This is a predicted structure of a 367-nucleotide RNA (Bacterial RNase P class A) from a Candidatus Krumholzibacteriaceae bacterium. It is recorded under the gene name rnpB. The coordinates come from a structure-prediction model, not an experiment, and the mean pLDDT is 78. The organism belongs to Candidatus Krumholzibacteriaceae, within Bacteria. The sequence is in RNAcentral, with records from ENA.
[in-house]
RNA sequence: GAAGCAGAUGGGGUGAUCGCGGGUUGCGUAUGCUUCCCGAGGAAAGUCCGAGCUCCAGAGGGCAGGGUGCUGGGUAACGCCCAGUGGGGGUGACCCCAAGGAAAGUGCCACAGAGAACAGACCGCCACCGUUUGUUCGGUGGUAAGGGUGAAACGGUAAGGUAAGAGCUUACCAGUAUCGCCGGUGACGGUGAUAGCUCGGCAAACCCCACCCGGAGAAAGACCAAAUAGAAGAGGAGAAGCGGCCCGCUUCGUUCGACUCUCGGGUAGGUCGAUGGAGGCCGGCGGCAACGCCGGUCGUAGAUAAAUGAUCACCGCCUUACCGAUCGGGUGAGGCACAGAACUCGGCUUACAAGUCUGCUUCGCCG
Numbered sequence: 001g002a003a004g005c006a007g008a009u010g011g012g013g014u015g016a017u018c019g020c021g022g023g024u025u026g027c028g029u030a031u032g033c034u035u036c037c038c039g040a041g042g043a044a045a046g047u048c049c050g051a052g053c054u055c056c057a058g059a060g061g062g063c064a065g066g067g068u069g070c071u072g073g074g075u076a077a078c079g080c081c082c083a084g085u086g087g088g089g090g091u092g093a094c095c096c097c098a099a100g101g102a103a104a105g106u107g108c109c110a111c112a113g114a115g116a117a118c119a120g121a122c123c124g125c126c127a128c129c130g131u132u133u134g135u136u137c138g139g140u141g142g143u144a145a146g147g148g149u150g151a152a153a154c155g156g157u158a159a160g161g162u163a164a165g166a167g168c169u170u171a172c173c174a175g176u177a178u179c180g181c182c183g184g185u186g187a188c189g190g191u192g193a194u195a196g197c198u199c200g201g202c203a204a205a206c207c208c209c210a211c212c213c214g215g216a217g218a219a220a221g222a223c224c225a226a227a228u229a230g231a232a233g234a235g236g237a238g239a240a241g242c243g244g245c246c247c248g249c250u251u252c253g254u255u256c257g258a259c260u261c262u263c264g265g266g267u268a269g270g271u272c273g274a275u276g277g278a279g280g281c282c283g284g285c286g287g288c289a290a291c292g293c294c295g296g297u298c299g300u301a302g303a304u305a306a307a308u309g310a311u312c313a314c315c316g317c318c319u320u321a322c323c324g325a326u327c328g329g330g331u332g333a334g335g336c337a338c339a340g341a342a343c344u345c346g347g348c349u350u351a352c353a354a355g356u357c358u359g360c361u362u363c364g365c366c367g
Base pairs, nucleotide, nucleotide: 001363002362003361004360005359006358007357008356009355012315013314014313015312016311017310018309020039021038022037023036026033027032041338045349046348048347049346050345051344052343053217054216055215056214065213066212067211068210069209070084071083072082073081074080085099086097087096088095089094100208101207105206106205107202108201109200122147123146124143125142126141127140128139129138130137155173156172157171158170159169160168174198175197176195177194178193179192180191181190182189183188221272222271223270224269230263232262233261234260235259238252239251240250241249242248279298280297281296282295283294284293285292286291316336317335318334319333320332321331322330323329
């Protein structure tokens, strides 16, 4: 210098004007006016997982259903995170893996191929019989070395053996099973013995095994409370209307109780839930780490059809054109992402313009 790998950061700035939501000061009976302050994110998103919280249900156990699936640790918990193991990929930094069981049972394995799982014989090889000039052809049987098909064909190499062959036998190698020994908390690694045992793949097919799981969700739920429904309680002989008063009249009542008060109920509406959190930052200590403990420090979004915006100016960054002229300057135009709280946390996933930093790898060049 080029090409990469891993992690972190960042998410334009300042000012002015107008506007919106919340709180607050003062004035006003009140609608309101006014003062000052605060007002989106790293993902607020998808709503995928785990919790808090709330209500409902619930002796205990089982079935069904759903989820998770190497080991150890972290955590309130998790399907998350950290550290490892095993497998796969990359020259490497490093990355990826739903990674229990196929030697419980059932099922499936396209096409090709003779045969796809207690397999099988198309070509070939061999023996016998027949036939032929001829090892030429045919038949019966043996075989699984070689060829061929396939993603996959029932271990590999060599020797012995044989009519030809074959774990048929032996040695070595690979695998599996069983039994040890050593290391490790463990997954597992290393190593030895025995057994010719050689047993295909798929469980993101059914299934088996182990562990976990009650349901519904802030439209949860709690409270206040116009209205309507009350064979609720007490009082009760009057009550209401006819423009102010009296008379009078009308209506409803005095067993079927008008009317008044209280209670109850909970629709409209309102209040709470509702913003301090398993919280952030800094330091120390423990731990490889995730994380934990201790000390210090910081602190106002809270709407409900839903505010957090718009315009302008200057600056910043990027692209491009022109001018000036090889150093970077000037001018003009365009652009500056993804997105947006709705009870709250922990994660995961997905989206994201330009830029910045740290560590590491490979290759090339120079000293």